[in-house]
């Protein structure tokens, strides 16, 4: 220098044009003498950045940034 993949909640990841979700973690209540386990409820997101297409974009297109792999 070229090619491919990835970037979404604190962490690990889903979601493949029509309200952003799960598990774990966190907070509260119940349970217990207490803790753990368990049950119920709750909070938390500029979907890497910028532009474009569309009635509508996390999702499609372009550029950029970062991470990983391969080739030279």
């Nucleotide at each position: 220098g070229g090619g491919c993949a990835g970037u979404u909640a604190g962490c690990u990841c889903a979601g493949c044009g029509g309200u952003a979700g799960a598990g774990c973690a966190c907070u509260g209540u119940c349970c217990u003498c207490a803790c753990a386990c368990g049950a119920c409820a709750g909070g938390g997101g500029u979907c890497a950045u910028a532009g474009g297409u569309u009635c509508a974009a996390a999702u499609c297109c372009u550029a950029u940034a970062c991470u990983g792999c391969c080739c030279a």
Molecule: transfer RNA
Organism: Elusimicrobiota bacterium